[in-house]
RNA sequence: GGGCCCAUAGCUCAGCUGGUUAGAGCGUCCGGCUGAUAACCGGGAGGUCACAAGUUCAAGUCUUGUUGGGCCCA
Numbered sequence: 001g002g003g004c005c006c007a008u009a010g011c012u013c014a015g016c017u018g019g020u021u022a023g024a025g026c027g028u029c030c031g032g033c034u035g036a037u038a039a040c041c042g043g044g045a046g047g048u049c050a051c052a053a054g055u056u057c058a059a060g061u062c063u064u065g066u067u068g069g070g071c072c073c074a
Base pairs, nucleotide, nucleotide: 001073002072003071004070005069006068007067010026011025012024013023019057028044029043030042031041032040050066051065052064053063054062
């Protein structure tokens, strides 16, 4: 220098053929249970879907650029 893949909650990830409230597990907080702790049960908080632009009635999803990470070739 060229090519490919990835970026969604604190962590690990799902999100179908673009379709109308952005989710799960773990963690965290509150409560229940217990003599107490763990486990278990109920509930809550937590997100600029990396950033910017475009297409569309509508974008986490499609297109382009940028940034960061990974792999391959030279």